[in-house]
RNA sequence: GAAGCACGCUGGACCGCCGCUGGUGCAAGUCUCGAAAGAGCGCACUGGAGGAACGUCCGGACUGCACAGGACAGCGCAGGAGCUAACGGCUCUCCACCGCGAGGUGAGGAUCAGAGCAACAGAGACGAGUCGGCCGGGGGCAACCCCGGUCGGGUGAAACGGGCAAUCUCUGCGCGCAGCAACACCAAGUAGGCCAGUGUCGAUGUGGUUCCGCAGAGCUGGCGGGUAGGUGGCAUCGAGCCGUCUGGCGACAGACGGCCCAGAGUAAUGGCGGUCACGUUGGGGGCAACCUCAACGCACAGAAUCCGGCGUACAGGCGGGCUUCACAC
Numbered sequence: 001g002a003a004g005c006a007c008g009c010u011g012g013a014c015c016g017c018c019g020c021u022g023g024u025g026c027a028a029g030u031c032u033c034g035a036a037a038g039a040g041c042g043c044a045c046u047g048g049a050g051g052a053a054c055g056u057c058c059g060g061a062c063u064g065c066a067c068a069g070g071a072c073a074g075c076g077c078a079g080g081a082g083c084u085a086a087c088g089g090c091u092c093u094c095c096a097c098c099g100c101g102a103g104g105u106g107a108g109g110a111u112c113a114g115a116g117c118a119a120c121a122g123a124g125a126c127g128a129g130u131c132g133g134c135c136g137g138g139g140g141c142a143a144c145c146c147c148g149g150u151c152g153g154g155u156g157a158a159a160c161g162g163g164c165a166a167u168c169u170c171u172g173c174g175c176g177c178a179g180c181a182a183c184a185c186c187a188a189g190u191a192g193g194c195c196a197g198u199g200u201c202g203a204u205g206u207g208g209u210u211c212c213g214c215a216g217a218g219c220u221g222g223c224g225g226g227u228a229g230g231u232g233g234c235a236u237c238g239a240g241c242c243g244u245c246u247g248g249c250g251a252c253a254g255a256c257g258g259c260c261c262a263g264a265g266u267a268a269u270g271g272c273g274g275u276c277a278c279g280u281u282g283g284g285g286g287c288a289a290c291c292u293c294a295a296c297g298c299a300c301a302g303a304a305u306c307c308g309g310c311g312u313a314c315a316g317g318c319g320g321g322c323u324u325c326a327c328a329c
Base pairs, nucleotide, nucleotide: 001325002324003323004322005321007319008318009317010316012276013275014274015273016272017271018270020048021047022046023045024044025043026042029041031040032039033038050300054311055310057309058308059307060306061305062179063178064177065176074175075174076173077172078171079093080092081091082090083089094108095106096105097104098103109170110169114168115167116164117163132151133150134149135148136147137146138145139144183232184231185230186229193223194222195221196220197219198218204215205214206213207212208211238260240259241258242257243256244255245254246253247252278297279296280295281294282293283292284291285290
């Protein structure tokens, strides 16, 4: 220098104007909405998407229901040793295959339990048997036929000894079911219901004058599931983030110090304008490196109970490590 391999990081910056949303502080009203529960309204300060927030594929936390223990069924996992809250994830390692190599991939328990399967070619493909050559014996005038042995020619991935468990199956291990629309609490009215009191010995309603009519089986109070509504769950304290040290090959663990880091429930995280950076194209200048002007572009994608993984998408940029080849010293 060329070609590669495996990783790590990043994922535009700034300014102005107008907004949206969480928190904290201060300050409001005989305030607004609402039946209530509850929510809202002002000012200031301050927080406000991602490496994948995505797919919702695995595993957990949490919550409710169920549950003596065990087993069957069903589903899942599979070399060995470990890590972890757990996992189908991750680490180290053995083996097999691919690559000159750095490395990559693995659906890597069992075919001495049983069943099933094997294209094409080939006589024959899992049941057994015999296509061809040779040898021996027998039969036949002969062509040839029968019996036995041997070779292993030919086909094929595989020829009687095996293969496939990514076919069923067996072995070992794991799994109770559902999911934040879980679940808990608050609360007025109402349909229907339940309880108590009272009522045909006329309650109660109603029209008119103390009274008289009319209707008349209800009336009063309490309880009250579900749905709609509100609050919590829910986001300041955790499997948390950052740094240093220690142990371990490593995944990871421990100690110490520091930090608090989005959060709604029609669902905020935005819109407009400008400057710069980056890329492409075109024009101009310059021997060239490059300078300058204009236009266009600037990825994938956006939280929704939380966390750990996996998978997938991704313009561009940065960093170090390793391999092979070539050249120079």
This is a predicted structure of a 329-nucleotide RNA (Bacterial RNase P class A) from Variovorax paradoxus. Rfam family: Bacterial RNase P class A. By type it is a ribozyme. The model forms 94% of the base pairs in the Rfam consensus. The source organism's lineage runs through Bacteria, Pseudomonadati, Burkholderiales, Comamonadaceae and Variovorax. The coordinates come from a structure-prediction model, not an experiment, and the mean pLDDT is 77. The gene name in the source record is rnpB. The RNAcentral record of the sequence draws on ENA.